Bacterial RNase P class A from a Ktedonobacterales bacterium, 382 nucleotides, folded computationally.
Rfam family: Bacterial RNase P class A. Rfam classes the family as a ribozyme.
The coordinates come from a structure-prediction model, not an experiment, and the mean pLDDT is 77.
RNAcentral holds the sequence, with entries from ENA.
A source record names the gene rnpB.

RNA sequence: UGAGGCAGUGAGGCAAUCGCGACCGGUGGCGGGGCGACUCGCGCCGGCCGAGGAAAGUCCGAACUCCAUAGAGCGGGAUGCUGGCUAACGGCCAGUGAGGGCGACCUCAAGGAAAGUGCCACAGAAACAUACCGCCAACGGGGCCGCGAGGCCUGCGGGCAAGGGUGAAAUGGUGAGGUAAGAGCUCACCAGCGGCUGGGUGACCAGCCGGCUGGGUAAACCCCAUCCGGAGCAAGGCCAGACAGGGGGAGGGUGGCUCGCCUGACGACCCCCGGGUUGGCUGCUUGAGGCAGCGGGUAACCGUUGCCCUAGAGAGAUGACUGCCACGCCGGUGGCCGCGAGGCGCCAGCGGACAAAAUUCGGCUUACGGCUGCCUCAGACC
Numbered sequence: 001u002g003a004g005g006c007a008g009u010g011a012g013g014c015a016a017u018c019g020c021g022a023c024c025g026g027u028g029g030c031g032g033g034g035c036g037a038c039u040c041g042c043g044c045c046g047g048c049c050g051a052g053g054a055a056a057g058u059c060c061g062a063a064c065u066c067c068a069u070a071g072a073g074c075g076g077g078a079u080g081c082u083g084g085c086u087a088a089c090g091g092c093c094a095g096u097g098a099g100g101g102c103g104a105c106c107u108c109a110a111g112g113a114a115a116g117u118g119c120c121a122c123a124g125a126a127a128c129a130u131a132c133c134g135c136c137a138a139c140g141g142g143g144c145c146g147c148g149a150g151g152c153c154u155g156c157g158g159g160c161a162a163g164g165g166u167g168a169a170a171u172g173g174u175g176a177g178g179u180a181a182g183a184g185c186u187c188a189c190c191a192g193c194g195g196c197u198g199g200g201u202g203a204c205c206a207g208c209c210g211g212c213u214g215g216g217u218a219a220a221c222c223c224c225a226u227c228c229g230g231a232g233c234a235a236g237g238c239c240a241g242a243c244a245g246g247g248g249g250a251g252g253g254u255g256g257c258u259c260g261c262c263u264g265a266c267g268a269c270c271c272c273c274g275g276g277u278u279g280g281c282u283g284c285u286u287g288a289g290g291c292a293g294c295g296g297g298u299a300a301c302c303g304u305u306g307c308c309c310u311a312g313a314g315a316g317a318u319g320a321c322u323g324c325c326a327c328g329c330c331g332g333u334g335g336c337c338g339c340g341a342g343g344c345g346c347c348a349g350c351g352g353a354c355a356a357a358a359u360u361c362g363g364c365u366u367a368c369g370g371c372u373g374c375c376u377c378a379g380a381c382c
C1' cells in the first nucleotide's frame, strides 16, 4: 500500500428568526352554560418541554387486562449437542463435535434409522435380500478312459461375491495368509461398534481390550424429551347521551373438541337476542428503567452505592432558514517538515444516510452512512 476478519462507538454541537404539538400561567378578544360565586371551548400573550438505533418488519418471548388463580383428556403447535444467564424466550454467553477458509476467523434444526411404516428418480441382476458378465470340478448327477485305485471332461444341480459393469449409494477399507473358487475365514493397520481404565459438572476426549458389523433418508410419517389455554390497550373499567319499550325465555358464558368450571329464573322488577351510540374520563407511562463507581464471574449476567428521569395527544405534532464551530470528500497552495512518495497547516467548494413513537419491556431480523481500536494475509522499502 492492497485485500480481509473481529470488536466498540456516535447518530453533529451552540445561537438567532419563523412555523407545528402537549402542558402550565395570564387574558380588557369571540362564543356557550349557570340566579350567582364561577366555569367550558376557540383565539391571543408568556414560560417550559417535544422520537430512534433501528421508533421499522410484527418474527419470537413476557408484563398487564378479560374470560376459572386456566384444571383433566384427546387433538394441535414449537423446540431439540453440553453447561450457564434470564421474568421468559426459538434469545444471549462459554464450551463440545462436524464442516469451510492459507489465515485472522466463520457456519451448523447437531435427539433417535437394532420400535414400526414408507421412500430411494435414472441406470442396474439387485436399493433389504440380489447375481448380468464372471470365478469354481471340493460335493451331487452325467459322459469318457482305466482290470483297479483313480484320472479327465461337463455348470445340469450347486458353491462364491474376489474382479468387471450400473449408480449419489452395492453392506467395512488396504495388504498378507488361506481356499476348488472365495469370504473377517484368520492376521496387521485404519474406520465403526461394545466394554474397561483415566480426565472433564457435562457434551466429549485419551489409552487399552474384544468382536466382525447392522445401506441411506426423520426440514418423510413416526418415536422420545421439554414447553405451550384463548383473545388482545379497538384489552379492560367508569360516566353521559341516543334508540326500540320490539322479539324470545331456561338457559347463558368460556378455548379446536369432550369433560369440567362460572353464572342464572321457576314468572318477568330477571336474563338473552335484536336495536341504538361510536362522545368524554381512565387504563397512560417510574420501568424486569438509565448512567457512573466498587465488588463477584472467562463471559452472558448478578450484587451494592450514588445520581438522573424529559412525548403520552385526535390517524397522530419535531420542520425550514441563517451564522459560527466540529467532521468527511474533492481541488488549490509562494508556509512548515521529509532525500522522496507524501504529511501538517492555510484557502475555496461540496456533503450529512436509513428512517417517525401510538400500552410497555427483552430479543431477533431487515434498512443505513460515519469514525476508532485490535488482528490476519499478500506485496514493496528500510
Stems, first nucleotide, its partner, number of pairs: 001378009012325004017320002020050002023047005029042005052354001056365002059363005064232004071259004076228005081095005096110001097108004111223002116221002118217003132164002134160003139157002141154005172190006193210007236282004246273004251263004289308008327351003331347003335344003